[in-house]
Context: one part of a larger RNA
RNA sequence: GCCAAGGAGUGUGAUCGAAUGGCGAGGCUAAUUACGAAGGUAAGGAGCCGAAGCGAAAGCGACAAGCACGCAAGCAAUGAGGUGCGACGUAUACAAGUGCGUGGAGUCAUUAGGUCACGACCCGAAACCAGGUGAUCUAGACGUGGGCAGAUUGAAGCGUAACGAAAGUUACGUGGAGGAUCGUUAGCGGUACUGAUAUGCAAAUCGUUCGCGUGACCUGCGCCUAGGGGUGAAAGUCCAAUCGAACUUGGAAACAGCUGGUUCCUUCCGAAACAUAUCGAAGUAUGACCUCACCGGAGGUAGUGGGCGAAGUAGAGCACUGAUUAGGGGAGCCGGGCGGGAAACUGCUCGUCCUCUUGUCAAACUCCAAAGUCGCCUUCGCCGUAGAUGGUGGGCAGUCCGGGCUGGGGGGUAAGCUUCUAGUCCGUAAGGGAGACAACCCAGACCUGGGUUAAGGUCCUUAAAUGUCGGCUAAGUGUCAACACUGAAGGGCGUCCCAAGCCCUAGACAACUGGGAGGUGAGCUUAGAAGCAGCUACCCUUUAAAAAUAGCGUAACAGCUUACCAGUCGAGGUUUGGGGCCCCGAAAAUGGACGGGGCUAAAGCCGACUACCGAGACCCAGGGAUAUCGAAAGAUAAUUCCGUAGGGAGGCGUUCCGGCUGGGCAGAAGCAGGGCUGUAAGGUCCUGUGGACCGGUCGGAGACGAAAAUCUUGGC
Numbered sequence: 001g002c003c004a005a006g007g008a009g010u011g012u013g014a015u016c017g018a019a020u021g022g023c024g025a026g027g028c029u030a031a032u033u034a035c036g037a038a039g040g041u042a043a044g045g046a047g048c049c050g051a052a053g054c055g056a057a058a059g060c061g062a063c064a065a066g067c068a069c070g071c072a073a074g075c076a077a078u079g080a081g082g083u084g085c086g087a088c089g090u091a092u093a094c095a096a097g098u099g100c101g102u103g104g105a106g107u108c109a110u111u112a113g114g115u116c117a118c119g120a121c122c123c124g125a126a127a128c129c130a131g132g133u134g135a136u137c138u139a140g141a142c143g144u145g146g147g148c149a150g151a152u153u154g155a156a157g158c159g160u161a162a163c164g165a166a167a168g169u170u171a172c173g174u175g176g177a178g179g180a181u182c183g184u185u186a187g188c189g190g191u192a193c194u195g196a197u198a199u200g201c202a203a204a205u206c207g208u209u210c211g212c213g214u215g216a217c218c219u220g221c222g223c224c225u226a227g228g229g230g231u232g233a234a235a236g237u238c239c240a241a242u243c244g245a246a247c248u249u250g251g252a253a254a255c256a257g258c259u260g261g262u263u264c265c266u267u268c269c270g271a272a273a274c275a276u277a278u279c280g281a282a283g284u285a286u287g288a289c290c291u292c293a294c295c296g297g298a299g300g301u302a303g304u305g306g307g308c309g310a311a312g313u314a315g316a317g318c319a320c321u322g323a324u325u326a327g328g329g330g331a332g333c334c335g336g337g338c339g340g341g342a343a344a345c346u347g348c349u350c351g352u353c354c355u356c357u358u359g360u361c362a363a364a365c366u367c368c369a370a371a372g373u374c375g376c377c378u379u380c381g382c383c384g385u386a387g388a389u390g391g392u393g394g395g396c397a398g399u400c401c402g403g404g405c406u407g408g409g410g411g412g413u414a415a416g417c418u419u420c421u422a423g424u425c426c427g428u429a430a431g432g433g434a435g436a437c438a439a440c441c442c443a444g445a446c447c448u449g450g451g452u453u454a455a456g457g458u459c460c461u462u463a464a465a466u467g468u469c470g471g472c473u474a475a476g477u478g479u480c481a482a483c484a485c486u487g488a489a490g491g492g493c494g495u496c497c498c499a500a501g502c503c504c505u506a507g508a509c510a511a512c513u514g515g516g517a518g519g520u521g522a523g524c525u526u527a528g529a530a531g532c533a534g535c536u537a538c539c540c541u542u543u544a545a546a547a548a549u550a551g552c553g554u555a556a557c558a559g560c561u562u563a564c565c566a567g568u569c570g571a572g573g574u575u576u577g578g579g580g581c582c583c584c585g586a587a588a589a590u591g592g593a594c595g596g597g598g599c600u601a602a603a604g605c606c607g608a609c610u611a612c613c614g615a616g617a618c619c620c621a622g623g624g625a626u627a628u629c630g631a632a633a634g635a636u637a638a639u640u641c642c643g644u645a646g647g648g649a650g651g652c653g654u655u656c657c658g659g660c661u662g663g664g665c666a667g668a669a670g671c672a673g674g675g676c677u678g679u680a681a682g683g684u685c686c687u688g689u690g691g692a693c694c695g696g697u698c699g700g701a702g703a704c705g706a707a708a709a710u711c712u713u714g715g716c
Base pairs, nucleotide, nucleotide: 001716002715003714004713005712006711011118012117013116014115015114016113018111019110020109021108022107023106026049027048028047032043033042034041035040053060054059063086066085067084068083069082073078087102088101089100090099091098092097121261122260124258128251129250130249131248132247133246139225140224142222143221144220145219146218147217148215150182151181152180153178157174158173159172160171161170162169163168187212188211189210192208193207195206196205227243229239230238264651265650266649267648268647269646274287275286276285277284278283289398291395292394299383300382301381303380305378306377307376308375309374310373315368316366317365321362322361323360326357327356328355329354330353331352334351335350336349337348338347339346340345402426403425404424405423406422407421408420409419410418411417431442432441433440446623447622448621449620450619451618452617456613457612458611459597460596461595465610467609468608469607470606471605472604478599479598490584491583492582494581495580496579497578498577499576500575501574502573503572511568512567513566514565515564517541518540519539522536523535524534547562550561551560552559624641625640627636628635629634652705654702655701656700657699658698659697660696661695662694663693670689671688672687673686674685675684676683677682
């Protein structure tokens, strides 16, 4: 891992409402007793619930109907139940008012559902407590024994000698000390290779290397210390492969708001991730939202149009409140600065204030003011007596981690950020499209078949136009609705379009040819200054035109251009503003992505048009279910039939029991293969095997249904 078998809402007691049944102003027995083989039958009224309430209490103590409305039913009158008045009891000192109660329905059993207590649907801790068992491992102590090749060094002491006045010192011997040295002696240890090994030789080993090796040494045997305790040259070490509290048995099925699992089918409806409270935040309670049943008896309303109102948002504006650009005029001396004056005072300037013109802003500004929204009335529509759409009361849930998008806000530089809000979708929604892609686009799947469309597409992959018309793009830009595809400020004599100004057949713009002169080398300055270092001025003449010179150049001249004019040429030119597509700006790690191939008068972008493809949508046919009517057969109308948590309803199968009724050695159950059948759980038949039991129906009872739980056991 696979297969098989096992494997989870049960029992007792109490309680709540419901359904069914018995009896009914009553209902029921409990313990217990008797009998019986037993199921059970009979007895047993103690006691419980109900029949009266109100009041803290003392205490007091109620409609068998007085009036009306009215559903079902009914021709109608009427009208069970129901409703509204009225009446009554009681408490509040009287009264009034108010609260509770009053015109008889309960009780017992059974069944399913819920709640509470118990192991309480099942499995799951780490832990806690109590009683015991352990020092044959290991830690330390105590008692008694055992062990340590060989080599090295050479302390004290002693001797001799030398020196010395002496104390003594020195030298040479001798001597043999040491938690001394070397050492694979034995023995003990365990440094490095971070070697080998890693389902190992081994639940700590192997190899090489390394430390100690007469000592705080190693070691045998005996004996002592015990679990909040021991022991510890101290590492929370060790206390039998277990230690930041051993092991074992018990309390014990500890508790777990936490994780996982929880077993057949069909059918109807179908959520919430919010509010409030909480030692609350992974929980719970109540409400909101789901579902089921009942009461009740006539209106309801999401939509459309109209009318009348309401509220100041978007936008806009500056009339108020505040912010705020530039300028003109004025006031005043209130504030600052600079002057004049001996001072009074006065001049200029900045601020302040008023006013005019001008340019901008506001969630907490508004002279204005939508679209839309809301309220009421009304028209149409829709739902409704086949009856609760709306509303009321009871049973019973789940939910209280939400998320995406669009619009509107708050916070934040921002975020696949956070927090609100209106809607929608996912959650709980399948199908088609977007390459793949919970929530983006289309569209809400009962089943089968056929057709038509939606979004999106129509060169190939790949169903359908290499469609038609007109433009743009040369960047492979692009071939990406949005998002998850990045692309900005700022630039571009890239190219297309629009508008405006100016010039232009009295000839524009560009190019080419020619002219571009004279007074004069203007004056000054200067070594020089001649158009062109600098300063001042910038006149006049001849002209078609020509500067007191725009640039280069020279030491200064010279020289070359320009302005300006004419000619040649012959039709647009030039400037500014705006728009479309495009370009630059443009950097990431294996080679690489428009899904890919590929595509350029497109298979790109913009605009117009036609055809086609394309879904479970829509239409048609057949079938089923639900709802309603009906005794049934059947009928009706679609505008019903996606669905997690969850609620309701109806079934299938399995084992056993009771009643009834069947099959079987001429072959039961079981097993294997196959046929038929039911929407399904399933049912049934045939053949083989097997060799003795097994069904149907009605009713009852369950240790009743397996794919999951790192499930348990077994097998492979």

The part of an RNA shown here (large-subunit ribosomal RNA, domain II) has 716 nucleotides and comes from Methanooceanicella nereidis. The organism belongs to Methanooceanicella, within Archaea. The full RNA is in RNAcentral, with records from ENA. Model confidence (mean pLDDT): 82 of 100.